c-di-GMP-I riboswitch aptamer from a Pseudomonadota bacterium, 108 nucleotides, folded computationally. It was read from a public genome assembly, where an Rfam model found it. Its Rfam family is "c-di-GMP-I riboswitch aptamer". Gene Ontology term of the family: cyclic-di-GMP binding. Of the family's consensus pairs, 95% are formed in the model. The prediction has a mean pLDDT of 83.

[in-house]
Parts: sequence; structure tokens; C1' cells
RNA sequence: GCGGACUUUGGGCAAACCCGCCGAAAGGCGGGGACGCAAAGCCACCGGUCUACGGGUUGCCGGACGCGCGCGAGCGUGGCACGGCCCUACGAUAGCGGGGUUGCCGGA
Repeated sequence: GCGGACUUUGGGCAAACCCGCCGAAAGGCGGGGACGCAAAGCCACCGGUCUACGGGUUGCCGGACGCGCGCGAGCGUGGCACGGCCCUACGAUAGCGGGGUUGCCGGA
């Protein structure tokens, strides 16, 4: 260097779904349950993704009511109102990826 044969223990975790609890939600925790996982152990440091209680009208749209103007269509105003959309993480996700860190088996 090439070819062949043989060749790893004890095990671990737990998706969806169901029940209970927490949370505005995403989601989390506990029990049941296994889709899968050689880190599907742990950590929100980076990116992505999810949620929007709250916040944003010097973001957009809409309807109703009151008042004023107008023959009328309509216009102005109350209005930082109300409803919807959109944006927003200091929330979430480690079983989205990267990174950090710890661990089991085998070989060198």
C1' cells in the first nucleotide's frame, strides 16, 4: 500500500397525538405515547423561524355616530376615538443551522 474476514456494552432521549397545569400567544412543565435522533445532553453568542400582552398614526385602509359647510355628490372636524391590516421582542424555538461546552462506545 492492496485485498479479505471479523467486529461495540449498558443503555439514553422522545415527534405527532391525548390528559392536566402555566402563558395573551408562540410555547413551556408533568403524565401517557414513539416519529425519529450518535449528542434529539446543556448554553439564546450569531443567523433563521414563530408569537404580539404591550407599543407604533410623522404607517395604510374601513365603517358608524355627533357637529359645521354644501341644492347635492361630498368636504371639514371630534380622532392619539373604534375595527382591520402592517411594523415591532426585552417573549419563544437547542428536534432549523452555525458556534461554545460536557458525555458514552469503538479504533488509533